[in-house]
Overview
This is a predicted structure of a 74-nucleotide RNA (transfer RNA) from Candidatus Nitrososphaera gargensis Ga9.2. The same sequence occurs in records of 4 taxa. Model confidence (mean pLDDT): 83 of 100. Its Rfam family is "tRNA". It is annotated as a transfer RNA.
RNA sequence: GGGCCGGUAGUUUAGUCCGGUAGAAUACCUGCCUUGCACGUAGGUGGUCGUGGGUUCAAAUCCCACCCGGUCCA
Repeated sequence: GGGCCGGUAGUUUAGUCCGGUAGAAUACCUGCCUUGCACGUAGGUGGUCGUGGGUUCAAAUCCCACCCGGUCCA
RNA backbone atom coordinates (compact mmCIF):
# COMPACT_ATOMS: atom_id res chain seq x y z
C1' G A 1 0.00 0.00 0.00
C1' G A 2 -4.23 -3.60 -1.04
C1' G A 3 -8.42 -7.34 0.48
C1' C A 4 -11.83 -8.89 4.33
C1' C A 5 -14.28 -8.46 9.31
C1' G A 6 -15.70 -5.33 13.29
C1' G A 7 -17.10 -0.10 16.01
C1' U A 8 -24.74 0.35 18.75
C1' A A 9 -26.71 1.94 26.70
C1' G A 10 -21.44 2.03 32.03
C1' U A 11 -20.23 -3.39 30.11
C1' U A 12 -21.28 -7.79 26.65
C1' U A 13 -24.08 -7.54 22.34
C1' A A 14 -28.92 -8.44 18.74
C1' G A 15 -30.88 -5.68 14.76
C1' U A 16 -27.80 -4.24 8.80
C1' C A 17 -28.81 -9.25 4.03
C1' C A 18 -34.65 -6.97 2.41
C1' G A 19 -34.59 1.31 4.86
C1' G A 20 -40.24 2.27 8.43
C1' U A 21 -41.32 3.06 16.88
C1' A A 22 -33.41 1.43 18.62
C1' G A 23 -34.03 -4.12 21.64
C1' A A 24 -31.91 -8.02 25.22
C1' A A 25 -28.76 -9.41 29.24
C1' U A 26 -25.93 -7.21 33.00
C1' A A 27 -24.90 -2.86 35.84
C1' C A 28 -27.37 1.49 38.23
C1' C A 29 -32.01 3.69 40.85
C1' U A 30 -36.89 2.74 43.42
C1' G A 31 -40.79 -0.50 45.67
C1' C A 32 -41.85 -5.48 47.80
C1' C A 33 -39.36 -9.38 50.55
C1' U A 34 -35.54 -9.44 55.29
C1' U A 35 -34.18 -7.56 62.15
C1' G A 36 -30.49 -5.70 58.29
C1' C A 37 -27.63 -7.06 53.84
C1' A A 38 -27.40 -10.46 49.90
C1' C A 39 -30.59 -13.47 46.81
C1' G A 40 -35.39 -13.30 44.62
C1' U A 41 -39.37 -10.30 42.53
C1' A A 42 -41.98 -5.81 40.16
C1' G A 43 -41.03 -1.28 37.87
C1' G A 44 -37.85 2.74 36.12
C1' U A 45 -33.51 5.72 34.18
C1' G A 46 -29.72 5.41 30.62
C1' G A 47 -28.09 5.39 23.15
C1' U A 48 -25.66 12.31 18.78
C1' C A 49 -25.86 3.55 16.44
C1' G A 50 -17.06 5.41 15.27
C1' U A 51 -16.71 10.69 12.44
C1' G A 52 -18.21 13.77 8.22
C1' G A 53 -21.04 14.15 3.77
C1' G A 54 -24.71 12.14 0.03
C1' U A 55 -29.50 9.53 -1.57
C1' U A 56 -34.64 9.32 0.43
C1' C A 57 -40.98 11.37 2.83
C1' A A 58 -37.93 8.47 6.19
C1' A A 59 -30.97 5.84 7.27
C1' A A 60 -27.94 1.92 12.80
C1' U A 61 -29.37 -0.21 7.82
C1' C A 62 -28.02 2.10 1.06
C1' C A 63 -23.62 5.18 -1.35
C1' C A 64 -18.70 8.01 -0.71
C1' A A 65 -14.53 9.65 2.19
C1' C A 66 -12.03 9.36 6.74
C1' C A 67 -10.69 7.49 11.98
C1' C A 68 -9.84 3.26 15.34
C1' G A 69 -9.22 -2.23 16.27
C1' G A 70 -8.45 -7.32 14.29
C1' U A 71 -6.86 -10.50 10.33
C1' C A 72 -4.69 -11.92 5.52
C1' C A 73 -1.60 -10.55 1.16
C1' A A 74 2.49 -7.64 -0.63